c-di-GMP-I riboswitch aptamer from Sulfurovum sp., 82 nucleotides, folded computationally. The coordinates come from a structure-prediction model, not an experiment, and the mean pLDDT is 80. NCBI's taxonomy places the organism under Bacteria, Pseudomonadati, Epsilonproteobacteria, Sulfurovaceae, Sulfurovum.
[in-house]
RNA sequence: AUUUACCAUCGCUAAACCAUUUGUGAGGGUGGGACAGAAAGCCACGUGGUCUGCUUUUAUUACAGAUAGCCGGGUUACAACA
Numbered sequence: 001a002u003u004u005a006c007c008a009u010c011g012c013u014a015a016a017c018c019a020u021u022u023g024u025g026a027g028g029g030u031g032g033g034a035c036a037g038a039a040a041g042c043c044a045c046g047u048g049g050u051c052u053g054c055u056u057u058u059a060u061u062a063c064a065g066a067u068a069g070c071c072g073g074g075u076u077a078c079a080a081c082a
Stems, first nucleotide, its partner, number of pairs: 004082001012037002017032006035069001041075003045072002048070001049067005
């Protein structure tokens, strides 16, 4: 310096729900609030998954979006012991 798992300390983030705000919508922001998390920090890369809009009789496809707390991947990173 790097990697892996575990223990401890000081800490960190914040699900559902509620209030408010914003968006056609999925959803996002702020405050409250804690399910849970060792990257639950960041990135929309995968013709991944799921969801929304549009196309549309219906369905599918294409296109445009959302989701990083769905998975994979990329990247950055505190502290102690081994």